A computed fold for a 155-nucleotide RNA, annotated as FMN riboswitch aptamer (RFN element).
The sequence was found by an Rfam model in a public genome assembly.

RNA sequence: UAUAUUCUUUGGGGCGGGGUGAAAUUCCCCACCGGCAGUGAUUGCCCGCGCGCGGGCAUAAGUCUGCGACGAGAGGAGGAGCAUGUUUUUGCCCCCUUUCCCGAUUCGGUGCAAAUCCGAAACCGACGGUACAGUCCGGAUGGUAAAAGAAUUGC
Repeated sequence: UAUAUUCUUUGGGGCGGGGUGAAAUUCCCCACCGGCAGUGAUUGCCCGCGCGCGGGCAUAAGUCUGCGACGAGAGGAGGAGCAUGUUUUUGCCCCCUUUCCCGAUUCGGUGCAAAUCCGAAACCGACGGUACAGUCCGGAUGGUAAAAGAAUUGC
């Protein structure tokens, strides 16, 4: 140093007040929250010089680009499971690969330039349960995008 291998650890926030009602953290009014990577004219620090530019590091988007969780399908050479069947069949489940699905932003300002800055006003949030849920309970003491570290290997 690597687009390599293995391991370890980490890896999501939020209903407070009032109203109606037999019952609502679910409805209504006000409130509250924002996973991972990238980009980025922000901010901070450092360096260079021709003093205003250039470079480096850190930092900066819920609504931009991509990804993850939930859901659906297809394929598979795998499995300690379950059901069926009874001589190894069929189906389910798990696992692996892959495809589909997968929410939401405008206006004004500054400026050479802004979906990212500043200001304002909006908008969005899987499935099951329950008086209709982004915030409660549940699958989940689960899984994952990924981050950090270690070892090995190659150069």